[in-house]
Context: one part of a larger RNA
Molecule: large-subunit ribosomal RNA, domain VI
Organism: Allomuricauda sp.
RNA sequence: CGUGAGAGAUUUGAGUGGAUCUGGUUCUAGUACGAGAGGACCGAACUGGACCGACCGCUGGUGCGCCGGUUGUCCCGCCAGGGGCAUCGCCGGGUAGCUAAGUCGGGAUGGGAUAAGCGCUGAAAGCAUAUAAGCGCGAAACCCGCCACAAGAUGAGAUCUCUUUAAAGGGCCGUGGGAGAUGACCACGUCGAUAGGCCGUAGGUGGAAGUGCAGCGAUGCAUGCAGCCGAGCGGUACUAAUUGCCCGUAAG
Numbered sequence: 001c002g003u004g005a006g007a008g009a010u011u012u013g014a015g016u017g018g019a020u021c022u023g024g025u026u027c028u029a030g031u032a033c034g035a036g037a038g039g040a041c042c043g044a045a046c047u048g049g050a051c052c053g054a055c056c057g058c059u060g061g062u063g064c065g066c067c068g069g070u071u072g073u074c075c076c077g078c079c080a081g082g083g084g085c086a087u088c089g090c091c092g093g094g095u096a097g098c099u100a101a102g103u104c105g106g107g108a109u110g111g112g113a114u115a116a117g118c119g120c121u122g123a124a125a126g127c128a129u130a131u132a133a134g135c136g137c138g139a140a141a142c143c144c145g146c147c148a149c150a151a152g153a154u155g156a157g158a159u160c161u162c163u164u165u166a167a168a169g170g171g172c173c174g175u176g177g178g179a180g181a182u183g184a185c186c187a188c189g190u191c192g193a194u195a196g197g198c199c200g201u202a203g204g205u206g207g208a209a210g211u212g213c214a215g216c217g218a219u220g221c222a223u224g225c226a227g228c229c230g231a232g233c234g235g236u237a238c239u240a241a242u243u244g245c246c247c248g249u250a251a252g
Base pairs, nucleotide, nucleotide: 001152005163006162007161008160009159010158011157015149016148017147018146021049022048023047024046025045026044027043033038051106052105053104054103055102059100060099061098062097066093067092068091069090070089071086072085073084074083075082076081110144111143112142117137118136119135120134169247170246171245172244173189174188175187176186177185194240195239196238197236198235199234200233201232203229204228205227210223211222212221213220214219
């Protein structure tokens, strides 16, 4: 820009892409077969590999804005308690998120039309013949079925609802996001829980400082599952989403 008014939702599916894999074991059955050795078809069940998708409850990884321990040095006048730097100084853990080595799921069942092949009926040609007319069966291949996208499918589809115009609706702006390079997308903007703060809680760390007690002391114990705590969850208008502005109005 188009889809012959403009919008908001919900869709149909022409078409496109993806997937399509396979092993082992057991039962049937030591059966059929075979002198024996050996050893099935058909059918059923279980369990794997690789590949693909999703997820983070579990097992772990990461987690430079969380907690703790600790070395050297400088600083906060000193002690105590802290801060800076040293690869995040080093070390032990670790929430959310992201993750695989973790967990769950997938290939199917089935239908259609067939290939090689196997048949039925059956003449030409009194027979025979699967073929000439006619009718079946028959593959991971083909079409559908499964998953995803999809009306610029210009062949521009459909349904519902809204708006007679200062409209309906959309945008700008702001607060944000398991959305994101920017646009876009999604949530919210006081008729408000969108983010921050605060409160509570999950969870992490692992027992704060101060004080008391014990010990000559290093240190230990008590107060006290303490103190601190990023992204989680719930709540709460304290802070910030103020006020507004723009676009949008009909074809021959």